[in-house]
Context: one part of a larger RNA
RNA sequence: UUGGGCGUAAAGAGCUCGUAGGCGGCUUGUCGCGUCUGCCGUGAAAUUCCCAGGCUCAACCUGGGGCGUGCGGUGGGUACGGGCAGGCUAGAGUGCGGUAGGGGAGAUUGGAAAUUCCUGGUGUAGCGGUGGAAUGCGCAGAUAUCAGGAGGAACACCGAUGGGCGAAGGCAGAUCUCUGGGCCGCUACUGACGCUGAGGAGCGAAAAGCAUGGGGAGCGAACAGGAUUAGAUACCCUGGUAGUCCAUGCCGUAAACGUUGGGAACUAGAUGUAGGGCCUGUUCCACGGGUUCUGUGUCGUAGCUAACGCAUUAAGUUCCCCGCCUGGGGAGUACGGCCGCAAGGCUAAAACUC
Repeated sequence: UUGGGCGUAAAGAGCUCGUAGGCGGCUUGUCGCGUCUGCCGUGAAAUUCCCAGGCUCAACCUGGGGCGUGCGGUGGGUACGGGCAGGCUAGAGUGCGGUAGGGGAGAUUGGAAAUUCCUGGUGUAGCGGUGGAAUGCGCAGAUAUCAGGAGGAACACCGAUGGGCGAAGGCAGAUCUCUGGGCCGCUACUGACGCUGAGGAGCGAAAAGCAUGGGGAGCGAACAGGAUUAGAUACCCUGGUAGUCCAUGCCGUAAACGUUGGGAACUAGAUGUAGGGCCUGUUCCACGGGUUCUGUGUCGUAGCUAACGCAUUAAGUUCCCCGCCUGGGGAGUACGGCCGCAAGGCUAAAACUC
């Protein structure tokens, strides 16, 4: 282990693909495995229940019957589930025609943008920084300003009151090449090929961290100094290494969050926005109105909820499959196993205690 649950109380795996398994559309035939039913056998005795009888009663004992939910055999039924055979097109997929997009990978490239550094010109005593200062930089010429050069990182405006794409992590200068998916329309094709998914595999470019080799402007753990303070291993300031960037390989974790697993069906509406189709108004375009499909928001009815709130993108009403929870601490720890270069990760207790 029943049961009850998983937005916020404990609880949805970070995400996807997919094996076994579970579940599965409409229809015809067949089998009769599940399933329903009749009969037969068995289901030891004692026990138990009912009836009757024997000890004066009872307990107890004796006899008969029932029960024994089951198993086996046999006859029958075939709606539903299942097997086999056939058909269908509403699920799913393919094709054709369109279409939007920071979806992914590689290469190339840009700027009167900004910071830093270098060289030269102008120029002179300060600059910088703070609550106020100081450390720091500067007469070996700084700061400021002009011109030229170098280099790295990031891409202002567009850009959104929340718009787009992606399974999630995530994705934004521009161009080219390669490439994945979505949506709409046509219904031409296949004909249930579907849903979920224990194990398993892949992604995980959130950041941090690790290895090797590059790169290094700005920022900046550690560290040093200056302040503050009773102290100040901080907050503030001046510096500054790793890192942040690139390539390859690891790591595999996050408040990886919508704290809400995936799929299907049903259940008032209103309004905004993005992509497509159809009808329509206007003089074509642009634009507007109606309608329909898909996505993304806000409000709200029924219903649900402990409340907050959710409400056709459900936390409503149902079904299928998976994961997870079961008082707090001990503890996401110990031990063992697997993985990792390491850091550590995954799996995961108990004593004890309240």
Molecule: small-subunit ribosomal RNA, central domain
Organism: uncultured bacterium